[in-house]
RNA sequence: UCAUCCAGAGGGGAUGAGGGAACGGCCCGAUGAAUCCCCGGCAACCGACUGACCGAUCAGAAACGGUGCCAACUCCGGCGCGAUCGAAAGCCGAUCGCGACAGAUGA
Numbered sequence: 001u002c003a004u005c006c007a008g009a010g011g012g013g014a015u016g017a018g019g020g021a022a023c024g025g026c027c028c029g030a031u032g033a034a035u036c037c038c039c040g041g042c043a044a045c046c047g048a049c050u051g052a053c054c055g056a057u058c059a060g061a062a063a064c065g066g067u068g069c070c071a072a073c074u075c076c077g078g079c080g081c082g083a084u085c086g087a088a089a090g091c092c093g094a095u096c097g098c099g100a101c102a103g104a105u106g107a
Stems, first nucleotide, its partner, number of pairs: 001107005010039005018028003023077003040070003045066003049060004074102001079099008
């Protein structure tokens, strides 16, 4: 910088109090957190593979290799815009949607 982020997928052992990035919430956790090890699984980003003559590129299948992942939508929110509702209107609040910011993963 680009792509994706409402899908999917857990058992055992060691150890023993934290964890969900930070903050605010709300959750998870002695029926065992984080971490490490073993085995398993999910997915299909990259490589490899097949086809389109080749390259680029696109499509596809598979899961061999490199990563990733296996509570809750990235757990939710903040900032902006829009819709609806409350209120005479605005401010404001609630709900929903879209986007931004931040973050995660891959290349």
A computed fold for a 107-nucleotide RNA from uncultured Friedmanniella sp., annotated as SAM riboswitch aptamer (S box leader). The RNAcentral record of the sequence draws on MGnify. The organism belongs to Friedmanniella, within Bacteria. The model forms 97% of the base pairs in the Rfam consensus.